Notes: Model confidence (mean pLDDT): 80 of 100. Large-subunit ribosomal RNA, domain II from a Candidatus Methanomethylophilaceae archaeon, 714 nucleotides, folded computationally.
[in-house]
Context: one part of a larger RNA
RNA sequence: GCCAGGGAGUUCUGGUCAUUGGCGAGGUUAACCAUUCAAUUGGGAAGCCGAAGGGAAACCGAUUGUUCGCAGUUUUUAACGAGGAACAAGGUGUGCUCGCCUGGAGUCAAUGGUGCAGAUACCCGAAGCCGGUCGAUCUAUGCCUGAGCAGGUUGAAGCCUCUCGAAGGGGAGGUGGAGGACCGAACAGUUUCUGAUGUGCAAAUCGCUCUGAUGACUUGGGUGUAGGGGUGAAAGGCCAAUCUAGGCCGGAAAUAGCUGGUUCCCCCUGAAACUAUUCGCAGAUAGAUCUCAAUCGAGGUGGAAUGUGAGGUAGAGCACUGAUUGGGUAUUUAGGGGAAGAAAUUCCUCGGUAUCCUGUCAAACUCCGAACUUGCGUUCGCUGUAGACAUUGGGAGUGAGGCCAUCCGGGGUAAGCUUGAUGGCCAUAAGGGAAACAACCCAGACUAGAGUUAAGGUCCCUAAAUGUCGGUUAAGUGUAAUACGAAAUGGCGUCGGCAGUCUAAAACAACCGGGAGGUGGGCUUAGAAGCAGCCAUCCUUUAAAGAUAGCGUAACAGCUCACCGGUCGAGAUUGUGGGCCCAGAAAAUGGACGGGGCUAAGCCGACUACCGAUACUCUAGAAUACAGUAAUGUAAUUUGGUAAGGGGGCGUGGUGCAUGGGCAGAAGCGGGGCUGUGAAGUCCUGUGGACCGUGUACCAACGAGGAUCCUGGU
Numbered sequence: 001g002c003c004a005g006g007g008a009g010u011u012c013u014g015g016u017c018a019u020u021g022g023c024g025a026g027g028u029u030a031a032c033c034a035u036u037c038a039a040u041u042g043g044g045a046a047g048c049c050g051a052a053g054g055g056a057a058a059c060c061g062a063u064u065g066u067u068c069g070c071a072g073u074u075u076u077u078a079a080c081g082a083g084g085a086a087c088a089a090g091g092u093g094u095g096c097u098c099g100c101c102u103g104g105a106g107u108c109a110a111u112g113g114u115g116c117a118g119a120u121a122c123c124c125g126a127a128g129c130c131g132g133u134c135g136a137u138c139u140a141u142g143c144c145u146g147a148g149c150a151g152g153u154u155g156a157a158g159c160c161u162c163u164c165g166a167a168g169g170g171g172a173g174g175u176g177g178a179g180g181a182c183c184g185a186a187c188a189g190u191u192u193c194u195g196a197u198g199u200g201c202a203a204a205u206c207g208c209u210c211u212g213a214u215g216a217c218u219u220g221g222g223u224g225u226a227g228g229g230g231u232g233a234a235a236g237g238c239c240a241a242u243c244u245a246g247g248c249c250g251g252a253a254a255u256a257g258c259u260g261g262u263u264c265c266c267c268c269u270g271a272a273a274c275u276a277u278u279c280g281c282a283g284a285u286a287g288a289u290c291u292c293a294a295u296c297g298a299g300g301u302g303g304a305a306u307g308u309g310a311g312g313u314a315g316a317g318c319a320c321u322g323a324u325u326g327g328g329u330a331u332u333u334a335g336g337g338g339a340a341g342a343a344a345u346u347c348c349u350c351g352g353u354a355u356c357c358u359g360u361c362a363a364a365c366u367c368c369g370a371a372c373u374u375g376c377g378u379u380c381g382c383u384g385u386a387g388a389c390a391u392u393g394g395g396a397g398u399g400a401g402g403c404c405a406u407c408c409g410g411g412g413u414a415a416g417c418u419u420g421a422u423g424g425c426c427a428u429a430a431g432g433g434a435a436a437c438a439a440c441c442c443a444g445a446c447u448a449g450a451g452u453u454a455a456g457g458u459c460c461c462u463a464a465a466u467g468u469c470g471g472u473u474a475a476g477u478g479u480a481a482u483a484c485g486a487a488a489u490g491g492c493g494u495c496g497g498c499a500g501u502c503u504a505a506a507a508c509a510a511c512c513g514g515g516a517g518g519u520g521g522g523c524u525u526a527g528a529a530g531c532a533g534c535c536a537u538c539c540u541u542u543a544a545a546g547a548u549a550g551c552g553u554a555a556c557a558g559c560u561c562a563c564c565g566g567u568c569g570a571g572a573u574u575g576u577g578g579g580c581c582c583a584g585a586a587a588a589u590g591g592a593c594g595g596g597g598c599u600a601a602g603c604c605g606a607c608u609a610c611c612g613a614u615a616c617u618c619u620a621g622a623a624u625a626c627a628g629u630a631a632u633g634u635a636a637u638u639u640g641g642u643a644a645g646g647g648g649g650c651g652u653g654g655u656g657c658a659u660g661g662g663c664a665g666a667a668g669c670g671g672g673g674c675u676g677u678g679a680a681g682u683c684c685u686g687u688g689g690a691c692c693g694u695g696u697a698c699c700a701a702c703g704a705g706g707a708u709c710c711u712g713g714u
Stems, first nucleotide, its partner, number of pairs: 001714006011119004015114009026049003032043003053060002063088001065087004072080003089102005122261002125258001129251006140225009149215001151183003154179001158175007187212003193207001195206002227243001229239003264649006274287005290395006299383003303380009315368001316366002321362003326357006333351001335350006401426007409418002431442003446621007456611003459596003465608001467607006478598002489583003493580003497576006510567005516540003521535003546561001549560003622639002624635004650703001652700010668687008
């Protein structure tokens, strides 16, 4: 891992609600007694609930009056009218503008829902807390009594001999054998390789190397100290593989707002991730939202139009509040600078203030001001007596939301970012498309069959056009809706548009020829001759030719240009805006338009076919709600669905009553067929060898695939 078996909302009491039943201004017994084999039946009024409320208390102490009116009834354009509503009246408190209450319905039992509350309380799961006991055969340390330490080295004190000194004392040689002395086995330890091993030889070992080795040494036996306690040359170390408080048993099924799991079927409806409070943010509680039931009885309303109100956004503006460009005028106006003067002072200028003209800006500016949103009416539409809207009550779940589009704020007009608003979708939604892809596009799946379309597509993979017409691209650009990278800038790539200018009196380009004279203009300068620089820039001859646009020279010279003529013979040229395309363009294994491939099978425009979904249409069937005795019909044409609520069923074990099957073969097991929407049921056959069903009513230790589930097998 698999298989089999086991495995989780139970039971009791109290509260509350619904349904059913009994009795009813009353209802009901409990303990207990009697009876009985038992079940039961008969007693038993103590107690409990109700029949009166108000007030803190003392205390006081309650309606059949009026109107409306649903169902219904009747003498039906109207009246009566159970329940119901409004007003009134009454009780009480402190109250005739307030609160509560009053015109009798309760109670007992059964079944079910539920949560509370208590109990283990759906099941499994802590670390912990407390109590009582057992441990010092491991280890820490003390005490008692024993044991052990090869060999070698060094050579303290003391003593002896000799010697030196006046002496205190010194020196030498011996002897001697001290030391938490030295080297090094046993013994004890465990430094390094950060070696081996690391499902090991081993829940701490093995090898090399290393430390101590007469001592605060090592060790045997005995014995003491015990859990908030011991012991500790102190590491929170050790106290039996357990220690920042031992083990075991008990309180005890501690508690867990946390994780995991929670077992058959079908049908109806169907959320929330928002608001508020909370020692609160992983949780609760209330509202909103969902569901079920009852009651009520006529309106409801999301769409459209219109009338009348509300609003201060977008935009715009500068009338206010502020910011802000330039200029004018006035003021003597806080202040700075300058001039004149002996000074007072005067004048100029910068600046301030006010005002005029001019040009701007604002989420916290507004003289203005939409679209749009919204309140209340009216009309239409839709919906509702087949009961809407609403009210009351039972039951919840949820209270981490997410993405997309639009509008704002924060951020960097960043984020699969973040706080909001409106809508959609996912969550809780399958199907088709987007290669794959919660949210994008199409579209909301009762079942089966047939057809038609949507989005998107039609060369092959791959269903359907190698479709038609007209353009465009040469870059494999592209073949990518969202959403799958790209900008400034540049292009004599190419195709259209618009507006100019020149042109058969010959344009544009090319080629041939001319391109002169006054003059080497004046100045400057060594020089300055068209061409270093400054000034001027005229005249003449002409078809035309600048006191010269470029190169060049030291200066000249020289070569071109402007300008003119000729050859040639049809368009040339400028500006502007657009389409496609090109460059700009760099990332880590080789590589992606989904792929092949494509010059269209790319891009733009127009058109016609076809394919394509659970959409739509048709046929048949089922279900739900409602009407109806039924047949049948209705449903702007119902039946996707997580959490959750509601309804109806299947199966298992057992009991009462009724009724069946079985040795001519029960249950169980293997194989096969049929029926039912399903849980499931049934038939045949084999095996098996003695019990087992059906209907009805009730009871439940009643349904497994999951829980790192438990036990066993494999």